[in-house]
């Protein structure tokens, strides 16, 4: 320097061919227990890495950038 992969809730990670942003865990409220602990409801928590571009519409398609990782040299 040149390819490839990734960056989404507090971790772990889905969301695909563009049209409501989600799960598990954890949290924090009830209920269950004499009391923890399972468990069951509810519920908070996000400018989808940053910025442009196409588009009625962008996490999702183009471009630049920046961190990780890995491969060539």
């Nucleotide at each position: 320097g040149g390819g490839g992969c990734g960056u989404u809730a507090g971790c772990u990670c889905a969301g695909u061919u563009g049209a409501u942003a989600g799960a598990g865990c954890g949290c924090a409220g009830c209920a269950u227990u004499c009391g923890c602990a399972u468990u069951g409801c509810u519920g908070a928590g996000g400018u989808c890495g940053c910025g442009a571009g196409u588009u009625u519409g962008a996490a999702u398609c183009u471009c630049g950038c920046a961190c990780g990782c890995u491969c060539c040299a």